[in-house]
Context: one part of a larger RNA
RNA sequence: UGACGGGGGCCCGCACAAGCGGUGGAGCAUGUGGUUUAAUUCGAGGCAACGCGAAGAACCUUACCUGGGCUUGACAUCCCGCGCCAACCAUGGAGGGGGAUGAACUUGGGGCAACUCAAGUAGCUAACACAGGUGCUGCAUGGCUGUCGUCAGCUCGUGCCGUGAGGUGUUGGGUUAAGUCCCGCAACGAGCGCAACCCCUAUCCUCUGUUGCCCUGCUGAAGGGAUCUCUGAGGAGACUGCCGGUGACAAGCCGGAGGAAGGUGGGGACGACGUCAAGUCAUCACGGCCCUUAUGUCCAGGGCUACACACGUGCUACAAUGGCUGCUACAGAGGGAAGCGAGCCUGUGAGGGUGAGCAAAUCCCGAAAAGCAGUCUCAGUUGGGAUCGGAGUCUGCAACUCGACUCCGUGAACGUGGAAUCGCUAGUAAUCGCGGAUCAGCAAUGCCGCGGUGAAUACGUUCCCGGGCCUUGUACA
Numbered sequence: 001u002g003a004c005g006g007g008g009g010c011c012c013g014c015a016c017a018a019g020c021g022g023u024g025g026a027g028c029a030u031g032u033g034g035u036u037u038a039a040u041u042c043g044a045g046g047c048a049a050c051g052c053g054a055a056g057a058a059c060c061u062u063a064c065c066u067g068g069g070c071u072u073g074a075c076a077u078c079c080c081g082c083g084c085c086a087a088c089c090a091u092g093g094a095g096g097g098g099g100a101u102g103a104a105c106u107u108g109g110g111g112c113a114a115c116u117c118a119a120g121u122a123g124c125u126a127a128c129a130c131a132g133g134u135g136c137u138g139c140a141u142g143g144c145u146g147u148c149g150u151c152a153g154c155u156c157g158u159g160c161c162g163u164g165a166g167g168u169g170u171u172g173g174g175u176u177a178a179g180u181c182c183c184g185c186a187a188c189g190a191g192c193g194c195a196a197c198c199c200c201u202a203u204c205c206u207c208u209g210u211u212g213c214c215c216u217g218c219u220g221a222a223g224g225g226a227u228c229u230c231u232g233a234g235g236a237g238a239c240u241g242c243c244g245g246u247g248a249c250a251a252g253c254c255g256g257a258g259g260a261a262g263g264u265g266g267g268g269a270c271g272a273c274g275u276c277a278a279g280u281c282a283u284c285a286c287g288g289c290c291c292u293u294a295u296g297u298c299c300a301g302g303g304c305u306a307c308a309c310a311c312g313u314g315c316u317a318c319a320a321u322g323g324c325u326g327c328u329a330c331a332g333a334g335g336g337a338a339g340c341g342a343g344c345c346u347g348u349g350a351g352g353g354u355g356a357g358c359a360a361a362u363c364c365c366g367a368a369a370a371g372c373a374g375u376c377u378c379a380g381u382u383g384g385g386a387u388c389g390g391a392g393u394c395u396g397c398a399a400c401u402c403g404a405c406u407c408c409g410u411g412a413a414c415g416u417g418g419a420a421u422c423g424c425u426a427g428u429a430a431u432c433g434c435g436g437a438u439c440a441g442c443a444a445u446g447c448c449g450c451g452g453u454g455a456a457u458a459c460g461u462u463c464c465c466g467g468g469c470c471u472u473g474u475a476c477a
Stems, first nucleotide, its partner, number of pairs: 001477002003474003007471007015461002019424005026316008034307002042053002064302007073130001077129001081124001088097002104121007132291002135289003141285002143280003146276001148274001153192006159168003172183003198268004203236005209230001213225004239262001242256005318417001322376005328371001334365003339358002343354004383414001388409007430453007
């Protein structure tokens, strides 16, 4: 100087407390361990691995296994020679055989054309340099990322103090979300962080005016309008600015006014010096090592989907604040051309047939759902839907291993979950539906967004956890 203490003081955080809803029990989905396997490819491992890389494993992907092929190679550069292709054959395919009155592509010359000539490319063959490796090392690395933590800290120049390590500044008194600001002070300044500048959102004004809005009307058919909603560009607005109290006359704090909004208005982006030899050699890049008729490469099939079991994350429930049936309202944000697909016909249905419109404020996805009414009457039930049987639909070369969905039947566990444990302080939790990426299809209950309805509680800081500042002890570094 740090680190540590079941030392002290001060102060924060859904840290506890006060509340609401969960997980842990059940069934299923998914990830992991384990076991199994020819293979169940690899990585991730307390917080900070485990619905994680994977925003899409039937083939492909694919890195794994089995079997069958290739060896200048599936791919790049250089180089030599030839000038050459279909039907067909067997095969699981790759590949092999085969070889025709035969000639793949581009450019240029000749020709009306058929065609012909030349050069090059593609293709085949041989040799040499080389290619190739998702093989190893994240403890050789770059880049990127997680984490403490959006915590308020981390430092420097000069000066001063100390033999020196170092200290001071950065400590102290107040204050703040904040090393935020004020005051004091052998310090005076400065940098990286904080804050602000950026984006979205809440109010108003101006402009803009179609496909949107208003009027007429069945109708973007046509016409008219520029108030409002909205669109999207520019501005205004919030600054403790004003008043009172308090404070040290300060910084500030408390209350009030006005205001759409008040003390950082709400949300996002933004992550200091560093820590964990944290993660990633399988995004990519790269040093070294290793393989080179194989650890490269092509193909078929299988596997990554196994299943006595254990854990994590979720979904659906156990019902009446509910289930079922019927009727009927009210969103936002998105997506659409090998696409979204209205309407009509058809099927109990998934869907099928036809097909208007729309590169979309115009057309479509599109039904929003919780809401309202009726019924059920406390039961393993009209709760719950697992599992299994049968019949189908769709995507796709192909749904056996191993897709989703529909209909009929079947109807399991489950009656609120031990010890323990998680999230959340407001348009939040809870609850309800909608969209998107990936994508042929889909194992999505995941992820990322969007709106609808819409709470309870916080006395307080003794305790648990994490953190900040000062101080103290130390046989630790």